Description: Predicted 3D model of a 1668-nucleotide part of an RNA (large-subunit ribosomal RNA, half A) from a Bacilli bacterium. The source organism's lineage runs through Bacteria, Bacillati, Bacillota and Bacilli. Its mean pLDDT, the model's own confidence on a scale to 100, is 82.

Context: one part of a larger RNA
């Protein structure tokens, strides 16, 4: 370090429990609301945060019944208190009942603001309070009261009503109405009138008393509804996929009535009629005439009584003790009892008899319900007659176009209707399924109607073969919470001490958290608390481990240690042999193809209707009931509607053991011969989500424009420099222009460049700092610019300088819920065992091809059956290998040889001849063929016969899988006679097959695994070591390590056969000599003399010698060859076939082409002997299947023979798990779980024994199912591995101090950083994060922490004047009345609202630990009001003014700054020249004097400003240019004998030995306060110029309308001034960005040096040092 054991941690399973759910059953109930609901929001306790109750009467208050001791709620604690004079507590009935919200006085951004009226309290009075009313629509009544006298309409007012909102995610009835899917596509069809969305209603809805429904009935049934059956019929249907009636039968439940009109009367009348009463209500009836009756019954409407039953509280209510064991007794054990009570629950284990209860009896108060009795009350009648009247109209019907009806137009009848036409009046009208005649049936066009049925938010009681903390509701627990999202909407996790807190005083260690020890307790069970499993993690031991190569185990085994359910036992294993995981998917996986980190839970063929098959039960030519009924509501009995069978056949009438066809008696076809049938299991199929999980997507309904495009209001920004356009104006110049010029001017999608907006490069960055960013550079930067608040526009859309770009990190069609468990011929997954058979990967079709159907191959049952496979025999058919060329083609040679061409003769187109041209046709020789064949096998194949084994084959049926196959060998197409290529036959194999060879090596050789054996023989293959068996024999052959890779080609390698030549007459090779003449042959040539070339190639000498084999001269020449002779002395040339070698032969990490040492055999060939070698065989011994056979009623035993490999797949027998019936037991003297163990069984399992545990379990036989997990990129939860690794998000050092402890708190020193921001003020957001002289260190902070934006406790926000409302309006929003619209809703008017904008009265100093334009001092405004004095005040209407743009250049201030003087310190050893630091300030109001600039004024008239007007407007006329009038920033002077002020600067306390700190730079005192320079983009004021010509309303002045003093105004004093906000942050830690996050956020202020600057460096105030 590795087994193993032992002990521990962590962790949450598992047993066991149950406070919650879940699904029903009976009863009830089925609403609640303007008398303000549902729902909320805020308060109510001495102390309260949260639930619970409750409402300013605020864990409550009253009145009644009940009850009878304790009580002040979960919730302990203290405090205080109630209570026998009846509390708390339970029912009932009543009181109060803040603010929201239909919300309703107006308003709004729910719990919030501002209100009118009348009354009332309080004030001098006004502010200020309380209480009531006051919303919109409608219906009724009344009133007022147009044109228009009454009247009436519209409005308006005022009462009495009612509506509205809410739920229960149910049920019901309308309006509208999809899509995914199915149809193996899709379009009519389906889904489906479903889902959704709106309307409205009810406890139920709807439907409902026939213009019915039908004719099996020539005359029948009698609203409706709902349930069985008819029937999956009859039909509908791209006659596909679906779809699917109706009558009648069986039932439950029953119930019929009312108007309208004929006719009469009244009131009124526009004389037509209308309203009121009476009458009347259907088929042949009413009215109408005439006669007759005063009763019978009904009721669903209303109420009065009396009565019963219930529902909301209650009362009595039987029977036990001992003793043992325990902490305890309800267990055990012995004796009792009671029972109209032995449901159940609790008590310290399991309790009839201990407690609550329970059977049973039994009271009643107030409410409340239902029931029944009467009582009022309502409704109900008859007979005849048949002149006349009367009986539902833009209907019925029709034509067109839809839609309903099971019925898709169809031969469509029958309902309803958008549109166009349009009847009839009882002799009529409507229906019966076109349609007509017949004949029945009914009585439209008005209306009402209980129960039978549907659902269950909820109340009371009770039941379960229903769950039991990953289950059952999302929730057992303070859950619709936390918690995410802008919303719509999403949506967790999380039970357990113990009978009882007796919840561990007290000691000790430590800062603490903890730990040890008393102690409690039956046990620490100890608060993270039953039990307490794995996975991980420790810690201690026995054994083994440092020369070893490892799917990690098995098989064998030494040595060590141990001591068992006692078994030839258990741990550990030196060392050796054999061995590439599971699983899915595949022809094939160890695979580098798929999944699993591990563990531990949870997690997949179910349930209903129907079919069919099998097996079991019952009855059986019959069987058998459905709904209902009944019934302890169990069993079970009744129901015979129906349904299946008994009889067929035809198309049908129809006949009938026969029918049909047919002229038929013929022939054919179906029949006639077989038992059904209902329930119940099983298998399997259809229809349903249908084994499980998994899209993209489709519709349909909501939520989003806080981001982001665009638009719309309305506000804000943009240093700093440059260029120099029109214009203007001087000259110049022209007849005038034009034109040039110089200044001046300041344009412009202008240049350059910072805020600022943006994104073009490059690094960095990439499990970042950051889900888009940083550095450093870039682009734009007065404009088509940029930005803030507020609003529009919404998904089949919207917006879009357009990029398929954006619409909240989503965009080729958002998001979210629903429909939905949408579909997946595709993908993964599918959980315990044994026995038994055992495939397929073809074929035929197929929008089919990875998919099905049918058939082929499996499997099971039953039955029959001339028995298969194989052998041997005889017959058969047959055209394939081979062959061959006769035929069909292809081809070739030789001969012969026609025709034809061409010569050439010929007068001739005759005829002849000749041809190196053509080649029909014969012959002769030799070829080739998948689509030839005179021929022709083997083998297959049919048939019969025998043999042989034990299976075959048929039939009827159940249930499959299979349709991707792979190699080898063989015939063969294609490819290139390539491919681990492809496709076809035909075998083998693997697939589905393990062993044994092949070094490993699916598919090749042998070989088919039932278990067992430490037995035999053997196959293939081997036999020198690895490594079993031979260094066997015997004869050859390789020398190349061939063997142990290769080819055309090469080669005197070698070894066997044969053939032909020379050779003792001397060969073959070597040496030495010869190789000679005619002749340089002729020709040609410049030559050619054996050798450039062309002919010719003679012959001579000789042993031999070419008119020349090569070399080689310019040609010769020279050297050689043939060819000869001599030397030598035995074979030697060639050529053919054949075994074994040789070369050719070059690659990549490493030898690497025998498995390996290595080998001359241990290579190669032939031949033999022996061995060795598998799961094969045998041998012994078992388990199991299937036959016979023999016992035996059977189950089952025995024998014997033959099986037992196995994927999809069929069949069959078993295990275990939950829960239920009976049974029989265990159990505190210890159940379940857990956990060790060497037992037991073929396996699934199952016992036993310790130990833990502290309450329940389990035999047996049935029965029910959430019934078995390893794998689904599985869901949850736990724990690891990466690893103590990356990283920790932009810089300090020292000293002291404080602490248990300091790099990180505090102070200090020093030193660095920013200073157009890291300074300081707002607004938005955020919501106590301000402060503390309080405290804490478990978590949070990326380390540390004494320290904090953490935790606890307590403190803090002070307004007439600031911001918002009690003022006003913009976009827009909402909208009375109106107007469209299937509903919901949409638009808009008056009107109300809606800052970002218009309007409005406050300075300056001080002061807190934390607030200030809020307190405080001082100084001022504005507003109402009472009270004086004085007094023409005035609209809601008129007019005016409010009231607006960019860009530029000035002009005049002012803040601010420089300096200088001055004051005050410092400095210079002292004195004092100097030096240097610091200061040198003052508001708001008030009052002045001046300037810029600004303005005409007086009078007449007035058709206009909606009525007026003196005002404005519009005209006329006079008088003046200078005087009058008004007048801004700023200045002065008053506010100020006042604040401030640099500086100076105590005491007192307290600490400390002491220096000395702290109080405290407090308290106190307090100087100077002038000149100038420059100087803003702030302020004031007009100018210039351009087009794109720049809100609104209040308010504020005039003016009249109108008012006549109660009012209003002026001017004093004196009293009043409401509500919300006000802390802090405002950012490199308090917003948005999961974060203390290098990103993003609008405004405002703007010190110095240098510079043009708000660029850049350095710096001030100020602030920081960035949590390792």
């Nucleotide at each position: 370090g590795g087994c193993g054991c032992a002990u521990a941690g962590u962790g949450a399973a598992u047993g066991c429990c149950u406070u919650g759910g879940c699904a029903c059953a009976a009863a009830c109930a089925g609403g609640c609301g303007a008398u303000g609901a549902a729902a909320g929001a805020c308060g109510c306790g001495a102390c309260u945060a949260c639930c619970u109750g409750c409402g300013a009467a605020a864990a409550g208050c009253g009145a009644u019944g009940g009850g009878g001791a304790g009580c002040u709620g979960g919730a302990a604690g203290u405090a205080a208190g109630c209570u026998u004079u009846g509390a708390u507590c339970c029912g009932u009935c009543g009181a109060u009942a803040u603010c929201u919200g239909a919300a309703u006085g107006g308003g709004g951004c729910a719990a919030c603001c501002c209100a009118a009226u009348a009354c009332g309290a309080g004030u001098c009075a006004u502010g200020u309070c309380g209480u009531a009313u006051u919303a919109c629509u409608c219906c009724c009544u009344g009133g007022u009261g147009a044109a228009u006298u009454c009247a009436u309409a519209a409005a308006c007012c005022a009462g009495c009503g009612a509506g509205u909102g809410c739920u229960a995610a149910a049920c019901c009835u309308a309006g509208u109405g999809a899509a995914g899917u199915g149809a193996a596509a899709c379009a009519u069809c389906u889904c489906a009138g479903u889902a959704g969305c709106u309307a409205g209603a009810g406890g139920a809805a709807a439907a409902g008393a026939a213009a019915g429904a039908u004719u099996u009935a020539u005359a029948u049934c009698g609203a409706u509804u709902c349930c069985g059956u008819c029937a999956g019929u009859a039909g509908u249907g791209g006659c596909g996929a679906g779809c699917g009636a109706a009558a009648g039968c069986g039932g439950a439940a029953c119930a019929g009535c009312c108007c309208a009109a004929a006719c009469c009367a009244g009131u009124c009348u526009u004389a037509g009629g209308a309203c009121u009463g009476g009458g009347g209500u259907u088929u042949a009836g009413g009215a109408c005439u005439a006669c007759a009756a005063u009763g019978u019954g009904a009721g669903a409407u209303u109420u009065g009584u009396u009565g019963u039953u219930u529902u909301c509280a209650g009362u009595u209510g039987a029977a036990u003790g001992a003793c043992u064991u325990g902490g305890g007794a309800a267990a055990g054990u012995c004796a009792a009892c009671c029972a109209u009570a032995g449901a159940a629950g609790g008590u310290g284990a399991u309790a009839g008899u201990c407690c609550u209860g329970u059977a049973a009896a039994u009271a009643u108060a107030c409410a409340a319900a239902a029931c029944a009795a009467u009582g009022a009350c309502u409704c109900u009648a008859g007979u005849a007659g048949u002149a006349u009247c009367c009986a539902g109209a833009g209907u019925a019907c029709g034509g067109c176009g839809g839609g309903g009806c099971a019925c898709g137009u169809g031969a469509a009848a029958u309902c309803c209707u958008g549109u166009c036409g349009g009847a009839a009046u009882u002799u009529a009208u409507g229906c019966a399924g076109a349609c007509c005649a017949c004949u029945g049936c009914a009585a439209a066009a008005g209306g009402c109607u209980a129960a039978a049925u549907a659902c269950u938010c909820g109340u009371u009681u009770g039941u379960g073969a229903c769950c039991g903390a990953u289950a059952g509701u999302g929730a057992a627990c303070c859950a619709g919470u936390a918690c995410c999202g802008u919303g719509a909407g999403g949506g967790a996790a999380a039970g357990g001490u113990g009978a009882a807190a007796a919840g561990a005083a007290c000691c000790c260690c430590g800062g603490g958290u903890g730990g040890g020890g008393a102690g409690u307790g039956a046990a620490a069970a100890g608060a993270u608390u039953c039990u307490g499993a794995a996975a991980c993690u420790a810690u201690g031991u026995g054994c083994c481990u440092a020369c070893a190569a490892a799917u990690a185990g098995u098989c064998a085994g030494a040595g060590g240690g141990c001591g068992u359910u006692a078994a030839a036992g258990c741990c550990u294993g030196a060392u050796g042999g054999c061995g590439u995981g599971c699983c899915u998917a595949u022809u094939g996986a160890a695979g580098a193809a798929u999944g699993a980190g591990c563990c531990g839970g949870c997690g997949a063929g179910u349930u209903a209707a129907u079919g069919u098959a099998u097996c079991g039960u019952g009855c059986a030519a019959g069987g058998u009931u459905a709904a209902g009924g009944a019934g302890a509501u169990a069993a079970u009995c009744c129901g015979g509607a129906g349904c299946c069978g008994u009889a067929g056949u035809g198309a049908a009438a129809g006949c009938g053991a026969g029918c049909c066809u047919g002229a038929a008696u013929a022939g054919g076809g179906c029949g006639u011969u077989a038992a059904g049938u209902a329930c119940g299991a099983u298998a399997u199929a259809u229809u349903a989500g249908a084994c499980c999980c998994g899209a993209a997507g489709c519709c349909a309904g909501a939520c989003g424009a806080u981001c982001u495009a665009u638009c719309c209001a309305u506000g804000a920004c943009c240093a700093g420099g440059a260029u120099g356009a029109a214009g203007g104006u001087g000259g110049a110049g022209u007849a005038a222009a034009a034109u040039c010029u110089g200044c001046u001017g300041g344009a412009g999608g202008u240049c350059c460049g910072a805020a600022c907006c943006g994104a073009c490069g490059c690094c960095c960055g990439u499990u970042g700092a950051a889900a888009c960013g940083u550095u450093c550079g870039c682009g734009g930067a007065u404009g088509a610019g940029u930005u803030g608040u507020g609003g529009a526009u919404a998904g089949g859309g919207g917006a879009g300088a357009a990029a398929u770009u954006c619409c909240a990190a989503u965009c080729g069609a958002g998001u979210u819920u629903g429909g939905u468990g949408a579909u997946a011929g595709c993908u993964g997954g599918u959980u315990c065992u044994c026995c038994u058979c055992g495939a397929a990967a073809u074929a035929g079709c197929u929008u089919u091809a990875g998919g099905g159907c049918u058939a082929g191959c499996g499997u099971u049952u039953a039955a029959a059956g001339u028995u298969u496979a194989g052998g041997u025999a005889u017959g058969g058919a047959g055209g394939u290998a081979g062959a061959g060329c006769a035929c069909u083609g292809u081809a070739u040679g030789u001969g012969a040889a026609a025709u034809g061409g061409c010569c050439g003769c010929g007068c001739a187109u005759a005829g002849c001849g000749g041809u190196a041209c053509u080649g029909c046709u014969c012959a002769c020789g030799a070829a080739c063929a998948a689509a030839c064949u005179c021929c022709a096998a083997a083998u297959g194949c049919c048939a019969u016969a025998u043999c042989g084994u034990a299976u075959c084959u048929u039939u009827a049926a159940g249930c499959a899988g299979u349709c991707a196959g792979a190699c080898u060998g063989u015939g063969g197409g294609g490819g290139a006679u390539a491919a681990g290529c492809u496709c076809c036959a035909u075998g083998g194999u693997c697939a589905a097959a393990a062993g044994g060879g092949a070094a490993a090596c699916a598919g090749c050789c042998c070989a088919g695994a039932u278990c067992g054996u430490c037995a035999a023989a053997u196959a293939a293959g081997g036999u020198c070591c690895c490594a079993a068996a031979a260094u066997u024999u015997a004869c050859g052959c390789u020398a190349a390590g061939u063997g142990u890779g290769a080819a055309a080609g090469g080669a005197u390698g070698u070894g066997g056969a044969g053939a032909c030549g020379c050779u003792c007459a001397a060969a073959c090779a070597a040496c030495u000599a010869g190789g000679a003449u005619g002749u340089u042959g002729g020709c040609u040539u410049a030559g050619a003399a054996g050798c450039a070339g062309c002919c010719a190639u003679c012959a001579u000498u000789u042993a031999a010698a070419g008119a020349g084999u090569g070399c080689g001269u310019a040609a010769c020449a020279g050297c050689u060859c043939a060819c000869u002779a001599g030397u030598c002395g035995a074979g030697u040339a060639u050529c053919u076939c054949u075994g074994c070698g040789c070369c050719g032969a070059a690659g990549a990490u490493u030898u690497a082409c025998c498995g390996g040492g290595g080998c001359u055999a241990a290579g190669c060939g032939u031949a033999g002997u022996a061995c060795c070698g598998a799961a094969u065989u045998u041998a012994c011994g078992g388990a199991u299947u299937u036959a016979a056979g023999u016992a035996g009623u059977a189950a089952u035993a025995c024998c014997u023979a033959a099986g037992u490999g196995g994927u999809a797949g069929g069949g069959g027998a078993g295990c275990g798990u939950u829960c239920u019936g009976u049974u029989c037991g265990c159990g505190g003297c210890g159940a379940a779980g857990c956990u060790a163990g060497a037992c037991u069984g073929u396996g699934a399992a199952g016992a036993c024994u310790g130990g833990u545990g502290g309450a329940g379990c389990g035999u047996a036989c049935a029965g029910a199912a959430g019934u078995g997990a390893g794998a689904a990129u599985g869901c949850c939860g736990g724990c690891g591995u990466g690893a103590g690794u990356a990283a920790c998000g932009a810089u300090u050092a020292c000293a002291g101090g404080u602490g248990a402890g300091a790099a990180u708190c505090c102070u200090g020193u020093a030193c660095a950083c920013c200073g157009a921001u890291a300074g300081a003020u707002c607004a938005a957001g955020g919501u106590u994060u301000c402060c503390u002289g309080g405290g804490g260190u478990c978590a949070g902070g990326u380390u540390c922490g004494u320290c904090c934006u953490c935790c606890c406790a307590g403190g803090g926000u002070u307004a007439g004047u600031c911001g918002g409302g009690a003022c006003c309006u913009a976009a827009g929003a909402c909208a009375a009345g109106g107007c469209c619209g299937a509903a919901a809703g949409g638009c808009g008017u008056c009107g109300u609202c809606g800052a970002u904008g218009g309007a409005c009265a406050c300075c300056a100093g001080g002061u807190u630990g934390a607030u200030a334009u809020u307190c405080c001092u001082g100084g001022a405004c504005c507003c109402g009001u009472a009270u004086g004095u004085a007094u023409g005040c005035g609209a809601u209407g008129u007019a005016g003014u409010g009231a607006c743009a960019g860009a530029g250049a000035c002009a005049g201030u002012u803040a601010g700054u420089g300096a200088c003087g001055c004051c005050g310190g410092u400095u210079a050893u002292u004195g004092g020249a100097u030096u240097c630091c610091g200061g040198u300030a003052u508001a708001a109001g008030c009052a002045g004097a001046a300037u810029a600039c600004c303005c005409g004024u007086a009078c007449g008239a007035u058709u206009g400003g909606c009525a007026a007007a003196u005002c404005c407007g519009u005209c006329g006329u006079g008088c003046u240019u200078a005087a009058g009038g008004g007048g801004a920033a700023g200045c002065u002077g008053u506010g100020a004998u006042g604040u401030g002020g640099a500086g100076g600067g105590a005491a007192u306390g307290g600490c400390g030995c002491a220096a000395g700190c702290c109080u405290a730079g407090u308290a106190c005192c307090g100087a100077a306060g002038g000149u100038u320079g420059u100087g803003a983009a702030a302020c004031u004021g007009g100018c210039u110029u351009u087009u794109g010509a720049a809100a609104a309303a209040a308010g504020c002045u005039g003016c009249u309308a109108g008012c006549u003093u109660a009012a209003g105004u002026a001017c004093a004093u004196g009293c009043g001034g409401c509500c919300c906000g006000u802390a802090c942050c405002g950012a490199g830690a308090a917003c948005g960005g999961a974060c203390a996050c290098a990103c993003g956020u609008g405004a405002u202020c703007a010190a110095g040096a240098u510079g043009a600057g708000u660029a850049a460096u350095c710096u001030a105030a100020g602030g920081u040092g960035a949590g390792c």
It matches the Rfam family "Bacterial large subunit ribosomal RNA". Its family is annotated with structural constituent of ribosome and ribosome in the Gene Ontology.